[in-house]
RNA sequence: UGAGUCGGCCAGACGGCCGCGUCGCCGGGUCCGCCCGGCGCCGAGGAACGUCCGGGCUCCACAGGGCAAGGUGAUGGCUAACGGCCAUCCGGGGUGACCCGCGGGACAGUGCCACAGAGAACAGACCGCCUCCGGCCUCGGCCGGGGGUAAGGGUGAAACGGUGGUGUAAGAGACCACCAGCGCCCCAGGUGACUGGGGCGGCUCGGUAAACCCCACCUGGAGCAAGGUCGGACAGCAUGCGUCCGAGGGCGGCCCGCCCGAGCAUGCGGGUAGACCGCUGGAGGCGGCUGGCAACAGUCGUCGUAGAUGGAUGGUCGUCGCCGCCGCACUGGUAACGGUGCGGCGGAACAGAACCCGGCGUACCGGCCGACUCAUCCA
Numbered sequence: 001u002g003a004g005u006c007g008g009c010c011a012g013a014c015g016g017c018c019g020c021g022u023c024g025c026c027g028g029g030u031c032c033g034c035c036c037g038g039c040g041c042c043g044a045g046g047a048a049c050g051u052c053c054g055g056g057c058u059c060c061a062c063a064g065g066g067c068a069a070g071g072u073g074a075u076g077g078c079u080a081a082c083g084g085c086c087a088u089c090c091g092g093g094g095u096g097a098c099c100c101g102c103g104g105g106a107c108a109g110u111g112c113c114a115c116a117g118a119g120a121a122c123a124g125a126c127c128g129c130c131u132c133c134g135g136c137c138u139c140g141g142c143c144g145g146g147g148g149u150a151a152g153g154g155u156g157a158a159a160c161g162g163u164g165g166u167g168u169a170a171g172a173g174a175c176c177a178c179c180a181g182c183g184c185c186c187c188a189g190g191u192g193a194c195u196g197g198g199g200c201g202g203c204u205c206g207g208u209a210a211a212c213c214c215c216a217c218c219u220g221g222a223g224c225a226a227g228g229u230c231g232g233a234c235a236g237c238a239u240g241c242g243u244c245c246g247a248g249g250g251c252g253g254c255c256c257g258c259c260c261g262a263g264c265a266u267g268c269g270g271g272u273a274g275a276c277c278g279c280u281g282g283a284g285g286c287g288g289c290u291g292g293c294a295a296c297a298g299u300c301g302u303c304g305u306a307g308a309u310g311g312a313u314g315g316u317c318g319u320c321g322c323c324g325c326c327g328c329a330c331u332g333g334u335a336a337c338g339g340u341g342c343g344g345c346g347g348a349a350c351a352g353a354a355c356c357c358g359g360c361g362u363a364c365c366g367g368c369c370g371a372c373u374c375a376u377c378c379a
Base pairs, nucleotide, nucleotide: 001375002374003373004372005371006370007369008368009367010366012320013319014318015317016316017315018314020043021042023040024039025038026037027036028035029034045350049361050360052359053358054357055356056355057223058222059221060220069219070218071217072216073215074088075087076086077085078084089103090101091100092099093098104214105213109212110211111208112207113206126153127152128149129148130147131146132145133144134143135142136141161179162178163177164176165175166174180204182201183200184199185198186197187196188195189194227277228276229275230274236268237267238266239265240264241263248260249259250258251257284303285302286301287300288299289298290297291296322347323346324345325344326343327342328341329340330339331338332337
C1' cells in the first nucleotide's frame, strides 16, 4: 500500500417562528365533573419493530403419582429463566485472522430410499470372464443352450471394505500382510464431552429420527382489554309509606309559621356505563476495584422527569457539519492515482413507546474507533 476477519460506537448540531402531550405555578370561567389562556420543566430506539423464546407481575387452578400433548438435545459453566450467552470438544469450510453446525439413539421395532440401473439391503448376472454340451468352420474362432463367477465395465447420492499377494477353470476375506472401519479391554491426560497409546476379537455391519418411534430432561392455564377502588342515569319490576288523620316539596342554618300538594323513598336494573389506580426506580445505566480464560458475580462510587388512551414527541426557515457527482484554482507523484480550498447540483436511512425486563430474529443512508490475518514493497 492492497485485500480481508472480528469487536465496539454514532444515528446530524445550534438558533428563530408555529404547533402537540404529561406535570407544576398563575389568572379567568364553571353545570364543581372540569374547561380556557399564559409561563416553566420534561417528552422514543438501536432496533421502540416482529411478537419467536424466557421471566417478573396479576387472576384462576393445584395432596402425591401416572397417562396424554408440546418443547429441548455434544460437554462444563453463567443466569430470575431461556430454545439465550461464555468456554471447551467433535465434524465441516478457509493459506490465515476466523466462520458454520436443526451435534442423543439406526443390532428395540416399523417405514422410506426419487431418477437411472439387471439389481437399493442380509441384494444383484446387463456387458464381460471361465467352463460344459450341441452345431458350423477358412482351425483364429462364431452361433445356441446349461452352469460357475461380484475381479473388470456400466448406472447411481449410495452397489455390501481398500491395496498387494496366495489361490482358482475363472473368481471371491476363501486364505495371508498392511491400512481403514466396528466392538471389547487396559494405561495415561482431562471435572467432562473427548484425546493419545497398547492389546484382543469376529472379518465389514448402507443412509434417513426436520419419518413414526425410543431415551433423558423441562413445561398448570390465561394475560395490563391481567387485576383492583369508587360508582351513576333512563325504561321496567318489587317492597314500604301516603292521597285532607296528608308522604313529599318551596321560603329558611334549624324550629314555629305561610304556600304548593299526589306521589315519594328503598332495593333490583348494576358493581353495568363512566372515572381512577395498576403506570413506571428496575434482575436499571455508567465508572473504579476484586474474583473468573470468559459469560458473569461481589463491592464501592455516581447518574436519573416519556407515560399517551383515537393515542403527544411534529412542521418550517437560517447557519454550520456529513456523503456523492461536476467545475475551477493550488499541489504530491515518472505514471496509475491522489491531497487542500472554493463554487454549483443532489442526497441523508430503517423505523417509532403503550405493564416491565432478559434474549433472538429482521430492517437500515452513511460515518468513526480498536484488535488481528494474508500478500507485496522499503529499512